Annotation: Predicted 3D model of a 73-nucleotide RNA (c-di-GMP-I riboswitch aptamer) from Desulfobulbaceae bacterium S3730MH12.

[in-house]
Order: sequence, then structure tokens, then C1' cells
RNA sequence: UUCAUGAAAAGCCAAACUUGUCGUAAGACAGGGACGGAAAGCUACGGGUCUACUAGAUAGCCGGGCUGCCUUG
Repeated sequence: UUCAUGAAAAGCCAAACUUGUCGUAAGACAGGGACGGAAAGCUACGGGUCUACUAGAUAGCCGGGCUGCCUUG
């Protein structure tokens, strides 16, 4: 460096619920919280789902693309 692997540790993220703010809504952001996560990092490209549908939301629904930590082989 590449491929495979996920038993454990460090570190990381943070569902439900809750408080505040924003939004018509789906939902978003911040605090508390911890169900979970090995990409639960980024990206709406394909499919799905959701909304109050000239348009939006969801990456913690699946796949694709890009990047990345640790362990073991």
C1' cells in the first nucleotide's frame, strides 16, 4: 500500500423521548438523553418512503460514488 475481517479497546456518532428556535408540512438546528451504529462520515445519482407537492424532506431505508479510524490475517 492492497485485499479480506469485525472478538475487543481507544476515540467518534447519537434513535425514542424531552426543552428551545426555524418551517405550511415532511422535517432541520441547538441543549439534555442513549436505542443503536464499523462508515449512523460526505454526496439526493438509481430505487423506496414522507410532506400541505411549480417544490421539498429522508444518507439512522437499500444500492451507487467519494473519503476515512482501530483490530486481526
Its mean pLDDT, the model's own confidence on a scale to 100, is 82. It was read from a public genome assembly, where an Rfam model found it. It matches the Rfam family "c-di-GMP-I riboswitch aptamer". Rfam describes the family as follows. GEMM was predicted in a large-scale screen for bacterial structured RNA regulatory elements.